Predicted 3D model of a 71-nucleotide RNA (transfer RNA) from a Minisyncoccota bacterium. Rfam family: tRNA. It is annotated as a transfer RNA. The organism belongs to Minisyncoccota, within Bacteria.
RNA sequence: GGGGACGUGGUGAAAUGGCAUCAUGGAAAUCUCCAAAAUUUUUGUUCCAGGUUCGAAUCCUGGCGUCCCCG
Numbered sequence: 001g002g003g004g005a006c007g008u009g010g011u012g013a014a015a016u017g018g019c020a021u022c023a024u025g026g027a028a029a030u031c032u033c034c035a036a037a038a039u040u041u042u043u044g045u046u047c048c049a050g051g052u053u054c055g056a057a058u059c060c061u062g063g064c065g066u067c068c069c070c071g
Stems, first nucleotide, its partner, number of pairs: 001070007010024004018054001025043006047063005
């Protein structure tokens, strides 16, 4: 220098263009002599900027970052 894959809560992952969901974590409550476990409630997310569309995590363009291949 060229090509490819990926980017979603604190962490790990789902999501046919149509309510962003699950697990785990955090907080509170119940239970208990106290704790742990369990149960219930709650909290928190689409890398950035544009475009297409009635509607974008998803499609398109550019940028940024990580990884892989070629030279």